Predicted 3D model of a 347-nucleotide part of an RNA (small-subunit ribosomal RNA, central domain) from Azadirachta indica.
The source organism's lineage runs through Eukaryota, Euphyllophyta, Magnoliopsida, rosids and Azadirachta.
It matches the Rfam family "Bacterial small subunit ribosomal RNA".
Its mean pLDDT, the model's own confidence on a scale to 100, is 85.
Context: one part of a larger RNA
RNA sequence: UUAGACGUAGAGCAUUUAUAGAUGGCUUUUUAUAUCUGCCGUCAAAUCUCAAGGCUCAACCCUAGACUAGCAGUAGAAACUACCAAGCUAAAGUACUUAAAGGUAAAAGGAAUUUCUGGUGGAGUGUUGAAAUAUGUAAAGAUUAGAAACAACACCAACAAUGAAAGCAUUUUCCUAGCCGACACUUACACUAAGAAACAAAAGCUAAGGGAGUGAAUGGGAUUAGAUACCUAAGUAGUCCUAGUCAUACAUGAUGGAUACUAGGCAUUAUGCAUAUCGACUCGUGGAGUGCUGUAGCUAAGGCAUUAAGUAUCUCGUCUAGGAGUACAUUCGCAAGACUGAAACUC
Numbered sequence: 001u002u003a004g005a006c007g008u009a010g011a012g013c014a015u016u017u018a019u020a021g022a023u024g025g026c027u028u029u030u031u032a033u034a035u036c037u038g039c040c041g042u043c044a045a046a047u048c049u050c051a052a053g054g055c056u057c058a059a060c061c062c063u064a065g066a067c068u069a070g071c072a073g074u075a076g077a078a079a080c081u082a083c084c085a086a087g088c089u090a091a092a093g094u095a096c097u098u099a100a101a102g103g104u105a106a107a108a109g110g111a112a113u114u115u116c117u118g119g120u121g122g123a124g125u126g127u128u129g130a131a132a133u134a135u136g137u138a139a140a141g142a143u144u145a146g147a148a149a150c151a152a153c154a155c156c157a158a159c160a161a162u163g164a165a166a167g168c169a170u171u172u173u174c175c176u177a178g179c180c181g182a183c184a185c186u187u188a189c190a191c192u193a194a195g196a197a198a199c200a201a202a203a204g205c206u207a208a209g210g211g212a213g214u215g216a217a218u219g220g221g222a223u224u225a226g227a228u229a230c231c232u233a234a235g236u237a238g239u240c241c242u243a244g245u246c247a248u249a250c251a252u253g254a255u256g257g258a259u260a261c262u263a264g265g266c267a268u269u270a271u272g273c274a275u276a277u278c279g280a281c282u283c284g285u286g287g288a289g290u291g292c293u294g295u296a297g298c299u300a301a302g303g304c305a306u307u308a309a310g311u312a313u314c315u316c317g318u319c320u321a322g323g324a325g326u327a328c329a330u331u332c333g334c335a336a337g338a339c340u341g342a343a344a345c346u347c
Stems, first nucleotide, its partner, number of pairs: 004319003008301001012316001015198003021192001023190001025088004031082001035077005041071002049065001051063001053061002092186003102176002105173004109153001113149008124135002162167001204245004209240001213239002218234001220232002256315006264293006271286003297304002321346002329340001331338002
């Protein structure tokens, strides 16, 4: 390099935006860049090949011809690619609206928990497989009235909604992104994307706060042969907030993105059109999602199956035993570490 792969065997970057680059809709025209054809030149000799000839034959030698990728020149072809010019509307884009846990910020709310204060009351409470540690006559637990603090938002709740992913749910408000969508307008403005940039759960780190519950570490009590555990009573960091940092996860649909095509059936979300109605329903239908089932096809199988793992095209990324995501080195980071990432050797 060709060929083959990437849901579960090795392999899809966590996700998105976007530069270079690759690829690119329909109709007509121009040129002839790429492409194709003819002719010509060159492509040393030897070699190879072919036909004669010479060594008694052969190997070998000699003579003439053929072959020769490619490159250059020249003359043409015009379907495709590209270019020039002019058009088109199916891709793509543009305004208002609906729906929605989309985002940021602020304010408000009730239930629970814990603590504190007062009343009633008077012996246990708490926990477990069973207990003990713990807690309580210095009045607990229970009950009742009040106050404070912090975190999370029961029911509704769904196989539902939404977001690029991470994620997102009490209520209200300010600001704000995106999807769908009749008609109209622009007219290929597209798709993918190396490098790059942005965002990125939890844990961790830095600084200032906060600290109800929970709870790594830690020390008690049990269990056990032991118990650095499971169980239990405590409990620091953390969990929360603000400003930074880190850049990783089974970051999963273990399935990159885009486009086109290829039986159906059922359900559901927000909608367009038509029908219907006093109105909400209902019925039919279109595109956009979310699910279940299933044919062809595919698959090693389980399974996937118009939301493909089917049939094709474009494009990026990645793969090939262990050693090893290790060593070394650059870059980044406060650190923890992250990114890039071998070889010897063994089989």